[in-house]
RNA sequence: AGAGUUUGAUCCUGGCUCAGAACGUACGCUGGCGGCACGCCUAACACAUGCAAGUCGAACGAAGUAGCAAUACUUAGUGGCAGACGGGUGAGUAACAUGUAGGUAUCUUCCCUUUGGUGAGGAAUAACACGAGGAAACUUGUGCUAAUACCUCAUAAGUCUUUACGGAGAAAGCUUUAUGCACCAUUGGAUGAGCCUGCACUUGAUUAGUUUGUUGGUGGGGUAAUGGCCUACCAAGACUUUGAUCUAUAGCUGAUCUGAGAGGAUGAUCAGCCACAUUGGGACUGAGACACGGCCCAAACUCCUACGGGAGGCAGCAGUAGGGAAUAUUGCACAAUGGAGGAAACUCUGAUGCAGCCAUGCCGCGUGUGUGAAGAAGGCUUUCGGGUUGUAAAGCACUUUCAAUGGGGAGGACUGUGACGUUACCCAUAGAAGAAGCACCGGCUAACUCCGUGCCAGCAGCCGCGGUAAUACGGAGGGUGCAAGCGUUAUCCGGAAUUACUGGGCGUAAAGGGUUCGCAGGUGGUUAGAUAAGUCGGAUGUGAAAUCCAUGGGCUCAACCUAGGAACUGCAUUCGAUACUGUCAGGCUAGAGUAUGGUAGAGGAUAGUGGAAUUUCCGGUGUAGCGGUGAAAUGCGUAGAGAUCGGAAGGAACAUCGGUGGCGAAGGCGGCUAUCUGGCUUAAUACUGACACUGAGGAACGAAAGCGUGGGUAGCAAACAGGAUUAGAUACCCUGGUAGUCCACGCCGUAAACGAUGUCAACUAGCCGUUGGGAGGUAUAACCUUUUAGUGGCGCAGCUAACGCGAUAAGUUGACCGCCUGGGGAGUACGGCCGCAAGGCUAAAACUCAAAUGAAUUGACGGGGGCCCGCACAAGCGGUGGAGCAUGUGGUUUAAUUCGAUGCAACGCGAAGAACCUUACCAAGACUUGACAUCCUGAUAACUUUCUAGAAAUAGAUUGGUGCCUUCGGGAGAUCAGUGACAGGUGCUGCAUGGCUGUCGUCAGCUCGUGUCGUGAGAUGUUGGGUUAAGUCCCGUAACGAGCGCAACCCUUAUCCUUAUUUGCCAGCACUUCGGGUGGGAACUUUAAGGAGACUGCCGGUGACAAACCGGAGGAAGGUGGGGACGACGUCAAGUCAUCCAGCGCCCUUACGUCUUGGGCUACACACGUGCUACAAUGGGGAGUACAGAGGGUUGCCAAGCCGCGAGGUGGAGCUAAUCCCAGAAAACUUCUCGUAGUCCGGAUUGGAGUCUGCAACUCGACUCCAUGAAAUUGGAGUCGCUAGUAAUCGCGAAUCAGAAUGUCGCGGUGAAUACGUUCCCGGGCCUUGUACACACCGCCCGUCACAUCAUGGGAGUGUGUUGCAACAGAAGUAGCUAGUUUAACCUUCGGGAUGACGGCACCACGGUGUGAUUCAUGACUGGGGUAAAGUCGUAACAAGGUAACC
Repeated sequence: AGAGUUUGAUCCUGGCUCAGAACGUACGCUGGCGGCACGCCUAACACAUGCAAGUCGAACGAAGUAGCAAUACUUAGUGGCAGACGGGUGAGUAACAUGUAGGUAUCUUCCCUUUGGUGAGGAAUAACACGAGGAAACUUGUGCUAAUACCUCAUAAGUCUUUACGGAGAAAGCUUUAUGCACCAUUGGAUGAGCCUGCACUUGAUUAGUUUGUUGGUGGGGUAAUGGCCUACCAAGACUUUGAUCUAUAGCUGAUCUGAGAGGAUGAUCAGCCACAUUGGGACUGAGACACGGCCCAAACUCCUACGGGAGGCAGCAGUAGGGAAUAUUGCACAAUGGAGGAAACUCUGAUGCAGCCAUGCCGCGUGUGUGAAGAAGGCUUUCGGGUUGUAAAGCACUUUCAAUGGGGAGGACUGUGACGUUACCCAUAGAAGAAGCACCGGCUAACUCCGUGCCAGCAGCCGCGGUAAUACGGAGGGUGCAAGCGUUAUCCGGAAUUACUGGGCGUAAAGGGUUCGCAGGUGGUUAGAUAAGUCGGAUGUGAAAUCCAUGGGCUCAACCUAGGAACUGCAUUCGAUACUGUCAGGCUAGAGUAUGGUAGAGGAUAGUGGAAUUUCCGGUGUAGCGGUGAAAUGCGUAGAGAUCGGAAGGAACAUCGGUGGCGAAGGCGGCUAUCUGGCUUAAUACUGACACUGAGGAACGAAAGCGUGGGUAGCAAACAGGAUUAGAUACCCUGGUAGUCCACGCCGUAAACGAUGUCAACUAGCCGUUGGGAGGUAUAACCUUUUAGUGGCGCAGCUAACGCGAUAAGUUGACCGCCUGGGGAGUACGGCCGCAAGGCUAAAACUCAAAUGAAUUGACGGGGGCCCGCACAAGCGGUGGAGCAUGUGGUUUAAUUCGAUGCAACGCGAAGAACCUUACCAAGACUUGACAUCCUGAUAACUUUCUAGAAAUAGAUUGGUGCCUUCGGGAGAUCAGUGACAGGUGCUGCAUGGCUGUCGUCAGCUCGUGUCGUGAGAUGUUGGGUUAAGUCCCGUAACGAGCGCAACCCUUAUCCUUAUUUGCCAGCACUUCGGGUGGGAACUUUAAGGAGACUGCCGGUGACAAACCGGAGGAAGGUGGGGACGACGUCAAGUCAUCCAGCGCCCUUACGUCUUGGGCUACACACGUGCUACAAUGGGGAGUACAGAGGGUUGCCAAGCCGCGAGGUGGAGCUAAUCCCAGAAAACUUCUCGUAGUCCGGAUUGGAGUCUGCAACUCGACUCCAUGAAAUUGGAGUCGCUAGUAAUCGCGAAUCAGAAUGUCGCGGUGAAUACGUUCCCGGGCCUUGUACACACCGCCCGUCACAUCAUGGGAGUGUGUUGCAACAGAAGUAGCUAGUUUAACCUUCGGGAUGACGGCACCACGGUGUGAUUCAUGACUGGGGUAAAGUCGUAACAAGGUAACC
């Protein structure tokens, strides 16, 4: 100090999550020792048992014990002191409770100190004794008695009080006899306490008003003391938006945790204060309490009971039950420290000191050290070589910390006393001996492999893993991190500048109020003075100790303890300073305002008035349609529409001018005239003298729609009706049409009320328009310069995430206000306020997600735009779709009809050829190391003849045969048998792959280096202007170059030349059987090698002086001459595991392998694709005649001849091929016939007879002959091919192949028509635009309904808690009053009085009643919301989203 996560990628905004530290923790696994700390956070729930506060006999009497006694001892009671401390807890409390700083109207036992005293009397009473009641607790009568218990008198230095003369008020003794301890009054102190004040101190305004002893005064009372603390009277105040009252929550602080700090969170242990002691109330005693282990009363609960009545209070220490995730021993001791009592000894002390339990935390130590490579074994892994675990182990040599055993042994204790204590510590003994786990290993985040599993089981803090190769699940090996612990969970701070004081924002991401006025508040021009509140400086006091920090010291170190310091950033007092701010009083004029004169203007209100147009009505002319739409229809019209002319009525709105022109605060304002009226602006002077800016609440204004009352209503037009469209059409379109729109008055108060930009002020380059005013200048103009107030466009700096803004800021600053803090839920619910209503304003939570958003980028897409191309359309020619047949596919069938290919880009495709084989399928029969390969063992030559059974495979029998090489050891090969490693698989996955292929597409594209621009993704280059078949070339240009593609290079074809001449050729010469047959020739054709030729090279025109295009010449060929091969980056998880091969994984192994026979792949209601043959006369048939090219041939092509109508047979010459053969080319041409018909067209189908191939033509071949002679008469919607030697048409050949083409691949012959053109359909390219798409439109996505589930609102109500008010009630208690009852001390005139007690009055807790407020829970039913899921219906939004979207 950051990181992960939104996207295809980017930058921002923004949330979520992680890494750190901490903890009174808890849980899981594990666990050796010690030191120091901590240990019911929940039920302030209930408590058994024991202990936690007593002591004093030197206050008192009495009783008892011991003793002969003197005396000593014990203690129930009286009395004194202490039980107000110590210890616990945090319920209550938002408060003078606490903290801090001050104040004083006060008290203060014990202690210290000052001064002065302590004299004289009296009456009782417990104990005790005797009775009484009661179960008990206890109560009660009579009688006796003491005191340091109680009372009176005397005295009064000082004290208190008063009218300051005066008045009032005290005491106690004891003993061990002392410098004793007590007692009374009193002075001062110390300590502790009371009260008062300033400041600080949580949340909610969906709590805005609260208060009647309330606020103040006077008199009185009361208190230790001030005071409405109480009371009577008087006044009407007091508190509050600087948040009263009410609600919720909470003990406060020193401090603790975190953080760089500022802050935030917390308030265990330790320390200070407060409050409480089962709940509520109350007082008594006392120096001190309204009292934890005291009293009284009420209530709940528990216990005892003889039912009459009693007893109790662990939030003391242990402990129990319960609650809970969870928190310890019913321990030892008063040895130390401290406390109470006592003169003291001493007693008491669950305070405290110690021990026990717990890894709860912090700190320290150990679990060995060295050496040791055969790199052991085992494990894991492997490319099978190895690697790793790993010097790790074993082995060898050492050591003994800690623990264990034995022995010794401080200090804490000063003078006696040691719980701890088997103390700390020291010594000795033995032996590596007794001592390592936990989490993690996809990224964040250090650490990787194998196996299992197969969207299952599971993991997960976030992102996310898992659907057969998971570094993410589970196990293992290995590794990483920490370590007696490790990990998880909860919580807090941090990171988070995601609440921003330090230190954020608001044009589009969340966020500027619709606008203005304005009270409070905040802020405020210039100048001299005073003051000193803020501000700054010094000093003093305080800021408890502990903590934190640094320096020392002590435990072996550390944690821990300790000393003195610094610090405690604060508060108060005081002294000073006076620049700034404030305050006071005084000047100034630059801000602001006023007066005067002008200009401009749809600024506002009221009244009047004008023309055009629409509509309606009346009248004329006039006749059949009008209207409306994409097309129609509804509608209107022969009862006369529409059209046209004239007239009338009425309402609403104001064309042109008109303009990023004007005015207004905004909303908004538009014919003209008048009246009333607001504001801006301008010029020059004069005046006031800071009067200003902003503005929470508040007030006013505020489009449209809507509401109320009354008018008005021409046009338009929600609702509604009808007609269309459509699957539907409650819409878009059309015809009608009511509210409304208009006016008056009154409401509403919202809009994408937008510049999505609050108001005011200052400053900061320019340029160009435009509106209003002023000044100056001249060339007096449609002029120029300048200034100011508006209103626009560019643009520098700067700002911004970018887009953009840019003197009209979103720049640089100041003042004030408003608003924001992830998305959804939701601007919703509830509450309140406003409104007639509609609704508005204010405004949450539960729950849910890990995103939602902004700007820009690259693509893709659009029923967006522009440009361009292609047999894409158009123009043509010929088909297909109809018929029959062939062939492939689907479907169906079947034992099987093997498998694959499925839009273009499957379907005469794999298959260049299924009768058996092929063959993968089915049925049946066989084999199991196998039909095939390698290794091992044994045997045998190999091989071969014949027969039997069987469908064959196979099985059995049988004949012949004994091999080759040799160094004589053996070796090589073959066959058979056996064993196990293995073979084998057309079994699965083309979505694990390679290779190959299709397609976009022979489309013109796809990229890179360097540079430049941009925060970046990216852009530029590659865009633009031309041009091309082309990213082809040229020009321009922050780009310059380059690569893969294009083109060219290659093959073929078209012309010529050179060379060569057999098997090809034959011009000239010769021979000839007349056939280039022969001699010969090398000219020609041809063959096959090498060259030439074509390059926009030349001319003219166009173009930008370019590239290029158009035309022409020459030429065999002209603008790529024709054709082919050649296929960029990539797309489609395209196709193929069945071509083969390779190869990952899985599956089968007497079978999913292998062999055999037969069958099937050839089935057939049907549908589709591709073809063939036709429908005829440009034809069919008969006869005759002519002209190719390219191929193939020895398991072959097969001649001549002969036979057969023919398929073919026979025959055998020739040919390993420019020689021989296949091999007659056919259309064509000549001629004859047919005459428009189901025919002399067409040939399907069927019957018969044959030929050939082949072991074999039944399922299931081809061909021949004779006979038969089906459909079909040019083919609907639609759809395909083709631009020249092409289409069309005609035949020939080849591969495969025993045989079997209408298919495929080639070859030549004959040989057209048309293209105006690019509007449209399809596909493609480039540029641009929009986008909520990126799996990329086969995208995304909205709402209702249905199912499930979750939280929540309403709800007749119901229940609980809290609380206000009203009256009732009234225990205990208390001051006062009191006509009742009663009373030892004192007084007395002896009657009584004073005083006290009981009773009553007043106040008051609990309680009950009524009526409100409020929280929570629950509730039939009901509302919307969230989530989930492959549901239903549509298609609202995103592209012009198919009616632009939105408020």
This is a predicted structure of a 1447-nucleotide RNA (small-subunit ribosomal RNA) from an uncultured prokaryote. The sequence is in RNAcentral, with records from ENA. Its mean pLDDT, the model's own confidence on a scale to 100, is 84.